[in-house]
Molecule: transfer RNA
Organism: Clostridia bacterium
């Protein structure tokens, strides 16, 4: 130098071009209990890495750049 992958919530992650972008954890409120964990219900939390392009319509398709991980040379 070249190649593949990955980037969505505070963390790990799902999401067929058309729903209003999503469940677990965690954080918050409440029930339960003498009490605390558990366990139940519920709140809250998103610039979908970034420009640009096709599209009636883009987290999804394409270019391009950024970071991070793997292999090659």
């Nucleotide at each position: 130098g070249g190649a593949u992958c990955a980037u969505u919530a505070g963390c790990g992650c799902a999401g067929c071009g058309g729903u209003g972008a999503g469940a677990g954890c965690a954080a918050c409120c409440g029930g339960c209990u003498c009490a605390u964990a558990a366990c139940c219900g519920g709140u809250c939390g998103g610039u979908c890495c970034a420009a640009g392009g096709u599209u009636c319509g883009a987290a999804u398709c394409c270019u391009u750049g950024a970071u991070g991980a793997u292999c090659c040379a």